[in-house]
Context: one part of a larger RNA
This record gives sequence, C1' cells and structure tokens, in this order.
RNA sequence: GGAUGAACGCUAGCUACAGGCUUAACACAUGCAAGUCGAGGGGCAGCAUGGACCCAGCUUUGCUGGGUUUGAUGGCGACCGGCGCACGGGUGAGUAACGCGUAUCCAACCUGCCCUUUACUCCGGGAUAGUCUCCUGAAAGGGAGUUUAAUACCGGAUGUGUUUGUCUUUCCGCAUGGGAGCGACAAAUAAAGAUUAAUUGGUAAAGGAUGGGGAUGCGUCCCAUUAGCUUGUUGGUGAGGUAACGGCCCACCAAGGCGACGAUCGGUAGCCGGACUGAGAGGUUGAACGGCCACAUUGGGACUGAGACACGGCCCAGACUCCUACGGGAGGCAGCAGUGGGGAAUAUUGCACAAUGGGGGAAACCCUGAUGCAGCGACGCCGCGUGGAGGAAGAAGGUCUUCGGAUUGUAAACUCCUGUUGUUGAGGAAGAUAAUGACGGUACUCAACAAGGAAGUGACGGCUAACUACGUGCCAGCAGCCGCGGUAAAACGUAGGUCACAAGCGUUGUCC
Repeated sequence: GGAUGAACGCUAGCUACAGGCUUAACACAUGCAAGUCGAGGGGCAGCAUGGACCCAGCUUUGCUGGGUUUGAUGGCGACCGGCGCACGGGUGAGUAACGCGUAUCCAACCUGCCCUUUACUCCGGGAUAGUCUCCUGAAAGGGAGUUUAAUACCGGAUGUGUUUGUCUUUCCGCAUGGGAGCGACAAAUAAAGAUUAAUUGGUAAAGGAUGGGGAUGCGUCCCAUUAGCUUGUUGGUGAGGUAACGGCCCACCAAGGCGACGAUCGGUAGCCGGACUGAGAGGUUGAACGGCCACAUUGGGACUGAGACACGGCCCAGACUCCUACGGGAGGCAGCAGUGGGGAAUAUUGCACAAUGGGGGAAACCCUGAUGCAGCGACGCCGCGUGGAGGAAGAAGGUCUUCGGAUUGUAAACUCCUGUUGUUGAGGAAGAUAAUGACGGUACUCAACAAGGAAGUGACGGCUAACUACGUGCCAGCAGCCGCGGUAAAACGUAGGUCACAAGCGUUGUCC
C1' cells in the first nucleotide's frame, strides 16, 4: 500500500447493487416451513343445492320462513389406496479419507417419473380400514364384535418376452470372458381399471436419457521431543450376502501385509471452482455464489421404497425439557422468523405465490419461510449532493503582531441564477402470451416552491503533506519507531491557522 462476513470511537443527506451469529453442532416459548389426487375406493362429519313430509305466516291454487328426513347433486373432514415426502432449505460437528480434485475403468452394477419401440391387459377369491355396537384408559391411546369397497391383497390362466438349466452355430476381445443367432427342450414368472368417450392408466420386455453405485493412478496440513504397526490382519479355497466387485461376512488353509519414499500414534482441518495479495514465482484463505461430501439432541438399528439406513418417519438406549389421576405419556429450529444465553459483534415473530422453479392432479386448482420482494443496520462497493457566477469598503469578529500591519479571505454580506437532491400536487409503467402484480401508487415523467433541510474526521518534531500563540513545568500527559515534557514545548492541553481524506474519517484485529 492492498484486502476484510469485521468490531470500537466521533460524525452522518440520498439512490442502486451486494452482503449481515466468524462465538455455544448451546437450550428453545409461539406461528408457519409437504402435501396432493373424488377422473382409484367405501362413504357423508360439516357446508351448499334439489326432492319428500310437517308446521307457521301471507299479498292463497302459490310465495316466504322454520323443522324433520333423503348421498339425489355440488363437493368433502376423517379413512383405505396412489404419487410425493430421498427434492428443495440448513449447518460444518465429525472426517487427513478414494472424503475431495483430476484422469481412467466397470467384460462387476442399479435407475421411479420422462422419451422411442414391441406384445398383452383373461377368470376368480378371501379380507381389512372407515361406518356401527360395546369395553377400557386421566391422557396419549388401546381392545372386542358386526358389516363393506377398491387402481389395496391373494389364487389360477396365457407367456410376445425375460430369468435359470441342458444342447447347438457363429463372431469378437482386455485375463476372468463378452455379443449375436435359425434356435431346440424343460422349469419359473404379469397385469387394473377410471372417465365428461376426447383419452388416460396397468403388465412384461428392449433401447435411450437422466441420476446414482463401485474400482484404480496421481495430488491433498503439522509433529520423529510419535519408530515400529497389524490377527480378519495379508493372501488362497469354498459357502453366504449385495444391484454389483471385494475379508463385505463366515469356515478352513498358508504366514503374510505396511514402514525413514515416514507406517503407526498425536494435533489441526470439511474438499474444490474460486477469493485476497503479489511484476511473477509464491504466500494466505475457502464468508457470499456454484460442485461434491458429511451431519440433523447423543449413540445404535433396521423398515418402507426406484432411491434413505431418512432434518420436520419408525424402534431401542442415554442426557435434557414438558404433561400426569403416578399407572403412564409427549418432544427435538444446524428450515423461516423469533426468545434466552455466550460474545467486541451480526437483522423482521413482515408481504406474496404476480414471476422463476418444485410436488400432486386430466384439468381447474391446491401446497411451497424454495423463491420473488419489502423492513433494519454507512457492513461493503459504485454514483450523486450539501449550490453556481459575480462580488474589496479586502467589512465586522477571531488569531498573530515588530502596533506599521498580516491572516482568516471572494470567504461572508450583497446582486443575479440553477433545481441534482428535498417538499407538495398531478400522471403513472415494464416485469404478463388472453387473464392474473406481492413489489407499489414503487420506478419514472410533469408542474410548483425555495439556497432553502444536508460536513465531518484525523493530523501538523522526523519518517510524512501541513505552524504560530497561550496554558502546563519530568507534572498532567503523548507515543507506530526514534523519542517529547525538569519555565520561552512547532512533540502534552486549548485556540487560531494549515494539510489529508470525505458521508465518511480514525483506531484495533487478521492476511499478503
């Protein structure tokens, strides 16, 4: 000098943009953050409509009002079922590791929704939730019985095919091997319907796309005041397990494997694209944005599923908090706000789904603290303003003075002007493709008004741009280094003046 997620002191007019718990992965009141589908189903708690019956009133062949009833219609709480909840959002505790980065490989793998193609979608069955009737519990809830449906579940058929086994032809490679085929035989294996009749779904299979899983080479902090480490350890055979390879697991066999090219132990740390700095080499760093990983009160476990060993799912154990009728239950903000605490320090219990995107749905639409916006704080960066021109009696006042004057200083006053900004009024968007705008009566435009509301901070001994006076008297104090202060201090304090930067300035911390 540059930089900063900064903090502190003094000061402060305004846009746009960006960013805002670096500390306690500390504890959390309250609200919201994942639902949706009635075009899968049984139904009808509530609402609305219609029908039937009854009652009352009247403007009497009907109208109005009230009541009962009716799934008949719209629709729909709870329930069965489907899809989603594995995305999105948060945090960086752990991890020195194939975790990450980069490159290669899988002839050792999976892939819901989506796209293309082929074939099929037949016949039956038994339950169960809900409803209803009871029992039980303080509650959370639980139990028994009756009855019922489905795109829920189960059995059978068919088998384009797929899988497995036996046999066979051919081609190829990268070692184990892989692909294709007229194929033949045997065994196993599927489905679901709905509707407003336009469609849409279901099953099997092949291919694609997307997403994931695995393996390996190289790279990836400090300590040797850590030198030996290892028994599923290293390898083999076989069996199991997995989507798949593999000591992944197990039985047996062998005795190996790693290490001064730093094993093992210990400490520290999420990694990267990048960011800061630097002429570069390098050094430091990993906030925000993007990619990957890990975690979700602590530890462990599996279930469901295409996908989890699952932040707002389940089970067990621990700690903590809450309710309790003491028998037993409930909970998890490292989602968005917000509270307490810690701290030098970090924001609103806001608006909207209008846009972009996501989930469900045929759609209308619903949900979405993702997101879009607004609020707060000079936290940062960019820009603008605090007026412009003229104006010498060089006014007054201040300061200094050799008392002549010098300086503040064209500075002010005064004259003329302008309207960035500001205030008031009027108009008023784009963002939205026909409709739909939270932002927002916002941005912007026009008119009027009036220089009116808008400058500080630090320094002035040398480094280092900028000096005098007074006070103080090794005191009070200053200080980044050298050093100032003991009676004429340009170094302390105040005043005037000056210098630097400027809505900021200075100090402190950290990095280069």
Molecule: small-subunit ribosomal RNA, 5' domain
Organism: metagenome